[in-house]
Context: one part of a larger RNA
């Protein structure tokens, strides 16, 4: 490199934006770079192949031919690809107005739980479990009703519903920001699609600094359990969980399914639009979901036949990246590159089975 794959068998990069590169919409004219033809030159000699000859025959070795699929010069040809130029409106977007929505980022506020203080009632318990203890409590505890205070998550509305690129996003309410669909008007006029490095985002954990700590809880400490119990279990309980800033770059980061286009029978039930009618369902364009016909479904052959998928494909094609190639060694080694650190990133080999 070719071919085959990548939902569960190895295999989709966590994600988006992009840059070289690849591909890339209708038409018309040119141009001939690639493509096609036809000539000339070259394409060393043995090799290779065919025919024949010569050693008794083969190996061998001679003759002659064909071949050297190639490059170069030149004449043509113009369908398709490329260039140049010009035009188009479907592809792409742009502008007006409409419409939903936990899409972000900041700021202000409510209530209920929960813990705390305080000063009342009240009196022996309270808590905890399969059972108990530890703890808590006559210095008045649990309960109970008042008030004040703090920090955090937002009952119900919640919905196989919604937004977001993807992690993700949930009390209200302002403000500033982004994005998507619809419908109808104009406008640009392929401006496209993918995207190696690059940049940016990126859950939990973890790191720094400085705040701030009500519940909750790694560790840790005590009670039980059990032979032991560095555990489930129950009393405690520090970090961390909360905010500002800077890092760190991983995740079963999943739909275990790259992204973009075009095509492929239906039923059905939602969220957004729009259109007609007029209280009756239909149509249409975007997404969310369930059921299925066909077809796909894990190399050949014979028998049987997967869980599924199914216009949201895992069907048909196309264009691009990314990845795979028996198991273990190895989430390793060595070196690099990033990081304050833990660690990430990329990533072999002897051996062995």
């Nucleotide at each position: 490199u070719u071919g085959g794959u990548u939902u569960u068998a190895a295999a989709g990069g966590g994600u988006c934006c992009g840059u070289a590169g690849g591909c890339g919409g209708a038409c018309u004219a040119u141009u001939a770079a690639g493509u096609c033809a036809g000539a000339g030159g070259u394409g060393a000699a043995a090799u290779c192949c065919c025919a024949c000859a010569g050693c008794u025959u083969a190996a061998c070795u001679g003759u002659g031919g064909a071949a050297c699929u190639g490059c170069c010069u030149u004449u043509g040809a113009u369908a398709c690809u490329g260039g140049u130029a010009g035009u188009c409106u479907u592809g792409a977007g742009u502008u007006a107005u409409a419409u939903g929505g936990a899409a972000g980022u900041a700021g202000a506020u409510a209530g209920a739980a929960u813990g705390u203080g305080u000063a009342g009632u009240g009196u022996a318990g309270c808590g905890g479990u399969g059972a108990a203890a530890u703890g808590c409590a006559u210095a008045g505890a649990u309960a109970u009703g008042a008030u004040a205070c703090a920090g955090a998550a937002c009952u119900c509305c919640g919905a196989u519903a919604g937004c977001g690129a993807a992690g993700g996003c949930a009390g209200c309410u302002c403000a500033c920001u982004a994005a998507a669909c619809u419908g109808u008007a104009a406008c640009u006029g392929a401006c496209g699609c993918u995207c190696a490095g690059g940049c940016a985002c990126g859950a939990a954990a973890g790191c720094g600094u400085g705040g701030g700590g009500a519940g909750c809880a790694a560790a840790c400490a005590g009670g039980a359990u059990u032979a032991g119990a560095u555990a489930c279990c129950c009393u405690g309980g520090u970090a961390g969980u909360c905010c500002a800033c800077g890092c760190c770059g991983u995740a079963a980061a999943c739909g275990a399914u790259g992204a973009u286009c075009a095509c492929u029978c239906g039923u059905u039930g939602u969220u957004g639009g729009c259109a007609a009618u007029a209280c009756a369902c239909c149509g249409u364009c975007a997404g969310c979901g369930a059921c299925u016909g066909a077809a796909c479904g894990a190399a050949a052959g014979c028998a049987u036949u997967a869980a599924g998928u199914g216009u949201u494909a895992a069907g048909u094609a196309a264009u691009c990246c990314a990845c795979c190639u028996g198991g273990g060694g190895a989430u390793u080694a060595u070196g690099c590159u990033c990081g304050g650190a833990a660690g990430a990133g990329g990533g072999a080999a002897a051996c062995u089975c």